RNA sequence: CAGCGAUAAAGGCAAACCUGACCAAAGUCAGGGGCGCAAAGCCACGGGUCCUCGUCUCCUUCGUGACGUUCGUCCCAAGGACCCCAAGAUCGCCGGGCUGCCGCA
Numbered sequence: 001c002a003g004c005g006a007u008a009a010a011g012g013c014a015a016a017c018c019u020g021a022c023c024a025a026a027g028u029c030a031g032g033g034g035c036g037c038a039a040a041g042c043c044a045c046g047g048g049u050c051c052u053c054g055u056c057u058c059c060u061u062c063g064u065g066a067c068g069u070u071c072g073u074c075c076c077a078a079g080g081a082c083c084c085c086a087a088g089a090u091c092g093c094c095g096g097g098c099u100g101c102c103g104c105a
Stems, first nucleotide, its partner, number of pairs: 003104003012037002017032006035092001041098003045095003048090003052086001054084001057081005065074004
């Protein structure tokens, strides 16, 4: 320097869940907790996933008006759904980049 990781040693991190705080939410932070982790250290760079706003389209309902007409079309309002785009979140989803402890059993 590269590769590898043990029922070794020294130390480290901390899932679910509970409590408190922040946020519109996903989620984040602090304390408890401990499923796991050899990069579960750092970076949202590529992909994925989650959340939310908005536009378009579609569906439902109500009301009013317009047009043609006697039940249709359009407009307005409320609610809902898919796709897309954008902001956000996640590095304990995968890839990539940077850094790093112990040991060679």